[in-house]
C1' cells in the first nucleotide's frame, strides 16, 4: 500500500396484510331545531389479517446420563404493523475504529 473480519457512522434499495366496522372527537351543510348526512386526525373498542424491528421457542450437534449450551428470513405472534408517511430484518457503496494474513 492492497487485504478478510467484527463494530460504528452516513447514503441507497428494500417485502407482506381490511385507506374494515362501530362509538366518541373536530368541521362543514340541510333543517321541521327533533336530527340527519359528508369529511378529517386523534382516542377506545370489536372482527379479520401479515412478518424482514425487538422478543419467544426449538434440530443436528457439544456432554455416559440429566441439567444445560445451542441458527435462522423456520415457528409463535407479546410487542409491532396492515392507503400514504414513519419503521424495517437484509443488501450495496462510502468513511472511521479495532482485530488478523499475505
Nucleotide at each position: 500500500u492492497c487485504u478478510g473480519c467484527a463494530g460504528c457512522g452516513g447514503c441507497g434499495g428494500g417485502a407482506g396484510a381490511g385507506c374494515g366496522a362501530u362509538g366518541a372527537c373536530c368541521g362543514g351543510u340541510c333543517c321541521c331545531c327533533g336530527g340527519a348526512c359528508c369529511g378529517g386526525a386523534u382516542c377506545a373498542u370489536c372482527c379479520g389479517c401479515c412478518g424482514a424491528a425487538g422478543g419467544a421457542g426449538c434440530a443436528a450437534c457439544c456432554u455416559c446420563c440429566c441439567c444445560g449450551g445451542g441458527a435462522a428470513c423456520c415457528u409463535c405472534u407479546c410487542a409491532g404493523g396492515c392507503a400514504c408517511c414513519c419503521c424495517g430484518a437484509c443488501c450495496g457503496c462510502c468513511a472511521c475504529u479495532g482485530c488478523g494474513u499475505g